[in-house]
Molecule: SAM riboswitch aptamer (S box leader)
Organism: Bacteroidota bacterium
RNA sequence: UGCUUAUCAAGAAAGGUGGAGGGAUUCGGCCCUGUGAAACCUUAGCAACCCCCUGCUAACGCAGGAAAGGUGCUAAUUCCAACUCCGUUUAAGGAGAAAGAUGAGUC
Repeated sequence: UGCUUAUCAAGAAAGGUGGAGGGAUUCGGCCCUGUGAAACCUUAGCAACCCCCUGCUAACGCAGGAAAGGUGCUAAUUCCAACUCCGUUUAAGGAGAAAGAUGAGUC
C1' cells in the first nucleotide's frame, strides 16, 4: 500500500519550540489563525477498538466492569455540499452511496 470488517450526532487542553498557514484530496461554501496556523516536544485529559476481568453461551457472540498495557483522539456531524434517490417552490429538508479517518484481522 491492498483486501475484509466495526465505528464515525457524544466526549476531552494547557505549556514550550516554531513563525504562516490550516480545516484529507479537487471544487464551491463556511470557518479557524500574529489574542500565534502547520509541525515537533512535555504534561494533562477523553473515549473504550484491541488487551484484561466477571456472568451467560456448544461455539460465534452478548451483557457488565476496569483503565495497567497497545492504538486513537482532544474547534465546528468526518465543518457542509458535490453522486444517486425521496421531497420540492430548480428552495428548505430527509435517506443512501462514494471518498476519507480510526481500530482489529489478513496477503